Predicted 3D model of a 73-nucleotide RNA (transfer RNA) from a Myxococcota bacterium. The RNAcentral record of the sequence draws on ENA. NCBI's taxonomy places the organism under Bacteria, Pseudomonadati, Myxococcota.

Formats: sequence, C1' cells, structure tokens
RNA sequence: GGGGUUGUAGCUCAAUUGGUAGAGCACUGGCAUGGCAUGUCAAAGGCUACGAGUUCGAAUCUCGUCAACUCCA
Repeated sequence: GGGGUUGUAGCUCAAUUGGUAGAGCACUGGCAUGGCAUGUCAAAGGCUACGAGUUCGAAUCUCGUCAACUCCA
C1' cells in the first nucleotide's frame, strides 16, 4: 500500500433479509432473613463508532472517515 471481518447499555451479545432497539450479567430500589450471602420483583441505563446520501421510514442499503482484528505484498 491492497483485500476481508467487526464497531449497538458499565461488560458479553442479539435484533427474522428497511417498520416500537432487546437479553444475560453488573449497578440501584422493594420484599423474604436478626444481619450477610442468596432468592424474588421492579426500575434505571442507548444520538446503534463518526459524517453524509437514498427512502414515508435506516442499527440494517450506498459513500466517506476513524479504530480493532486478520490475510496478501
């Protein structure tokens, strides 16, 4: 320098081929226990890496940028 994969909640990951962004763990609160551990219930937490385009509508399609991993030179 060229090709490929990936980027979504604090962490690990989904999202059925364009139509309300979810799960587990963690954190916070309630209940159970004399208390802790633990169990259970609830709540909170996202400009879907960044910028633009297409579309009535984009995490998803297109273009560019950045970062990580990987292959070739």